[in-house]
Predicted 3D model of a 71-nucleotide RNA (transfer RNA) from a Candidatus Roizmanbacteria bacterium.

């Protein structure tokens, strides 16, 4: 340069175009003199900018980063 895959919550990952999930974390309570371990309850998440649809995490292009492969 070129081709090809990947971005989603601190993390790690689900999601036929129709209410964004789960687990760890984190916060509160409970239990215990206390601590951890359990239990309950709660907070936060779609790379960016356009486009097509009623409706986009999803489907199309552009762009940033990453990962591989050729040159």
């Nucleotide at each position: 340069g070129g081709g090809c895959c990947u971005a989603u919550a601190g993390u790690u990952a689900a999601a036929c175009g129709g209410c964004a999930u789960a687990a760890c974390a984190c916060a509160u309570c409970g239990u215990u003199c206390g601590c951890a371990a359990c239990g309950a309850u709660g907070u936060a998440u779609u790379c960016c900018g356009a486009g097509u649809u009623c409706a986009a995490u999803u489907c199309u292009c552009g762009g940033u980063a990453g990962g591989u492969c050729c040159a």
It matches the Rfam family "tRNA".